């Protein structure tokens, strides 16, 4: 330098045109003498950045950035 894959909650990931999901972590309540476990509730997201297509884009297309991998 070129090819391919990926970037979504604090973390690990799913989802893949019509209001954003799980596990775990965090907060509160219940439980307990107390803690942990367990149960219930809640908070937490510019869906990497920019542009295009569309009635509508996290999702499709293009460019860029970053990460992984392969080739030279």
């Nucleotide at each position: 330098g070129g090819g391919c894959u990926g970037a979504u909650a604090g973390u690990u990931c799913a989802g893949g045109g019509g209001u954003a999901g799980a596990a775990u972590g965090c907060u509160c309540g219940c439980c307990u003498u107390g803690c942990a476990c367990g149960c219930g509730a809640g908070a937490g997201g510019u869906c990497a950045g920019g542009g295009g297509u569309u009635c509508a884009a996290a999702u499709c297309c293009c460019c860029u950035u970053c990460a992984g991998u392969c080739c030279a």
A computed fold for a 72-nucleotide RNA from a Nitrososphaerota archaeon, annotated as transfer RNA. The organism belongs to Nitrososphaerota, within Archaea. Rfam family: tRNA. About the family: Transfer RNA (tRNA) molecules are approximately 80 nucleotides in length. Its mean pLDDT, the model's own confidence on a scale to 100, is 84.